[in-house]
Context: one part of a larger RNA
Formats: sequence, C1' cells, structure tokens
RNA sequence: ACCGGGUAAGGGAAAUCGGCAAAUUGGCCCCGUAUCUUCGGUAGAAGGGGUGCCUAUCCCUGUCUUUAGAAUUGCUAGAGGCAGGGGUAGGUCGCAGUGACAAGGGUGGCCCGACUGUUUACCAAAAACGUAGCCAGCUGCAAAGCCGAAAGGCUUAGUAUAGCUGGUGAGGUCUGCCCAGUGGUGGUGUCUGAAACCCCUUUACAAGGGGGCCAAGGCCCACCAAACGGCGGGCCUAACCCUGAGGCUCUUAAGGUAGCGUAAUGCCUUGUCGUCUGAAUGGCGACGUGCAUGAACGGCUUAACGAGGUUGCCACUGUCCCUACCCGGAAGCCC
Repeated sequence: ACCGGGUAAGGGAAAUCGGCAAAUUGGCCCCGUAUCUUCGGUAGAAGGGGUGCCUAUCCCUGUCUUUAGAAUUGCUAGAGGCAGGGGUAGGUCGCAGUGACAAGGGUGGCCCGACUGUUUACCAAAAACGUAGCCAGCUGCAAAGCCGAAAGGCUUAGUAUAGCUGGUGAGGUCUGCCCAGUGGUGGUGUCUGAAACCCCUUUACAAGGGGGCCAAGGCCCACCAAACGGCGGGCCUAACCCUGAGGCUCUUAAGGUAGCGUAAUGCCUUGUCGUCUGAAUGGCGACGUGCAUGAACGGCUUAACGAGGUUGCCACUGUCCCUACCCGGAAGCCC
C1' cells in the first nucleotide's frame, strides 16, 4: 500500500461526470401542516415539543371478597385486595432516557411513462412491455380464429353487452386537409377476359379455322385515412424603417389546422432575452421561417405514482482542503 470497521479540530461539496460513498433523519405520543388536486389525496408534507427512574395524587378497565338496593343469573353503589392502562404535580441521575438492537434525510422546478404490475435466469428494471379506457376490422354459430395428416380438440358447455385480430394507451381537452400512389369495400358499366361447352366450317378421321357463351381478375365508376401513407415554391406590397393583413404567378391528391416548439425532436448552437450563480456548453421561463414538430406511428395538458432522467435549495457529513490515529483481517518480512 490492500480488505472490513471506527473517530476526527476548523471549514462544509471547495472533491467528482454526478453528493458516488458516507453522514444526517429514524420508534411511539402530542401540536401543527403549504401548494396543487381527479376532492380520494398530496401528508409521516414541512416544522416544533415530549420520552428514564422515584414519590404523591387522580381517572379508567378487568377480576376477586364483602355490604346495601333491586333481585333466579345478568345490574347499580360503597369498602377492601390483585392486575393492567392513562393523566397531573413534585423530585432525582447521567453528556445522552425509542440510552443497546431495531428504526424515513427533507424540499422546489422540469422531462418521460397515467397508476399497482412485467422484462434481457448470469453486465440494461427503463422513458421498453403490459394495463383499464378509446377506435377499427372479421365473425349468425357446424361462427370467425387457432392446433392436427385425419379423427378430433381449444376458444366454449361461450353466442355480437360474445369471440378473435390490429392500432392507440387512465382522466381532461381535442383529433384538421388529402383517395393521385399502395391497399380495402361496393357497382354489373356497351370494355377486356382461359379452357371446357355449344354452333358453323376444312377434312375420309383427328388436329385445325371462325363464331357464340363467359368466372375470378383487370379496366372503368364510386367510397374508405383511429387503412399504408402524404400534408409546396417564387415575386411584390401599408407615407421613417421594419413587418406584411393583401396581390400576382408556377404547381399539387392536398399543400401542416388546433396545439406545442432551440424540444429525449434544432444542423447552425454555448441561438437571443429574462432569471438562478461571484462565475453556468447547466436548469427554468419566454421568443420562433420548426436543418428535419404536429394531432390514436395520436397532439397538448394533467392530481397521484416511480430503486426512471435532469437541475436547484436546506440539513448533514473525511467527497474534499489534508490528512491523522485506532480496531480486526490479509499480504509481505523475520524466526
């Protein structure tokens, strides 16, 4: 030097990617408790006080004895005994009374996911999966769907308030435009559309030739985006400047609505402004031509919840200034 444990004056995160680790807090009783809220909660919020033992006294509960009343038991009151619990006052010891063990640090902002739950057995527990709720599709029961070669089985001894499949993901508030492409549904529309079949024909027969009929599909016509998906550019313009309500033009199936926005999404970027700091590529609040946000690949918001992420503050500390010492182990060395 290493491993496990302990203690440190003064300072108190200056250490570090980051308070990682450690420390603080801790049980029970009493007081008290903001903000937000889905009125349940948040909440043990926060923040205070108490806690041992002895003596006295009061109260309560259980039980036993006895007396009186009422009276078969059960009840009420008084006296006495035992046991337990609670309150008040006085006293007493220690640094310290949940004296050991056991036993929450707290609080604010923001992001994500509603929540309890599930997961990479053995490097990931999460913002991933699931979830109730919402939406769409298929399915009338010998159902649809699934397993099986079949018999048969599951769903189901269920029956559309059901079963299966897919998407989204509590709640609140909403969910805009596009059917040109891909896909789906419908239509019988003079179109196209094979063989078989029918008719005619060549021919001794067959093969062959012509015509008719004509399925699915295609074409055509509609519809469907909580189907797969998509949601523009240029130029000019208001009597300071700036901006551009407005105009012109090209073009598309339609040109991104409400919201949100430098974002878990923004290249430029440490954007700009404000705020927190002595100082912040950080946090939060704004701004918005957003390289390349955006509405169930859901948008925005949201109480509660989280061994989630990020950033402040208080308390606390050997994380550090800056190390030191102690206990135990192990290594090493010596015998």

Predicted 3D model of a 335-nucleotide part of an RNA (large-subunit ribosomal RNA, domain IV) from an archaeon. The coordinates come from a structure-prediction model, not an experiment, and the mean pLDDT is 84.